This is a predicted structure of a 76-nucleotide RNA (transfer RNA) from a Nitrososphaerota archaeon. Its Rfam family is "tRNA". It is annotated as a transfer RNA. The coordinates come from a structure-prediction model, not an experiment, and the mean pLDDT is 80.
RNA sequence: GGGCUCGUUGCCUAGCACGGAUUAGGGCGUCGGCCUUCGAAGCCGGAGAUCGUGGGUUCGAAUCCCACCGGGCCCG
Numbered sequence: 001g002g003g004c005u006c007g008u009u010g011c012c013u014a015g016c017a018c019g020g021a022u023u024a025g026g027g028c029g030u031c032g033g034c035c036u037u038c039g040a041a042g043c044c045g046g047a048g049a050u051c052g053u054g055g056g057u058u059c060g061a062a063u064c065c066c067a068c069c070g071g072g073c074c075c076g
């Protein structure tokens, strides 16, 4: 230098081949409550993501297109 692949709440992960409303879903963790003598477990509820960044297409983009940034693998 070239090719492929990944980047979504604190962590993990679904959704992306076929673009549609609605608060972007789930698990863990965390916070509050119930329960308990106190915890743990269990149950209920809450907060937390402008979907790597910037543009473009579109009535509408996490999803399509382009360029970058970062991680991994391969080739030279």
Base pairs, nucleotide, nucleotide: 001075002074003073004072005071006070007069010028011027012026013025020059030046031045032044033043034042052068053067054066055065056064